Transfer RNA from Hahella sp. KA22, 75 nucleotides, folded computationally.
The sequence is in RNAcentral, with records from ENA.
Rfam family: tRNA. Rfam classes the family as a transfer RNA. Rfam links the family to the GO term triplet codon-amino acid adaptor activity.
NCBI's taxonomy places the organism under Bacteria, Pseudomonadati, Gammaproteobacteria, Hahellaceae, Hahella.

RNA sequence: GCGCCAGUCGUCUAAUGGUGAGGACGCAAGGUUUUCAACCUUGUAAUGUCGGUUCGACUCCGUCCUGGCGCACCA
Numbered sequence: 001g002c003g004c005c006a007g008u009c010g011u012c013u014a015a016u017g018g019u020g021a022g023g024a025c026g027c028a029a030g031g032u033u034u035u036c037a038a039c040c041u042u043g044u045a046a047u048g049u050c051g052g053u054u055c056g057a058c059u060c061c062g063u064c065c066u067g068g069c070g071c072a073c074c075a
Stems, first nucleotide, its partner, number of pairs: 001071007010025004018055001026044006048064001050062003
């Protein structure tokens, strides 16, 4: 330098172009308990950037950024 793949709450992971972006763990508060753990309820927090297509984009297209893999070059 070329090609391919990936990027969503703190972590892991869903979401046919159309539901208020869901779930698990974590964390916080409350309940229960003599206390802790466990359990129950509620809350918390996310689509890498900038554009485009579309009535409508996490989803499709382009660009850039980050990470991974392969190839090429290497005095």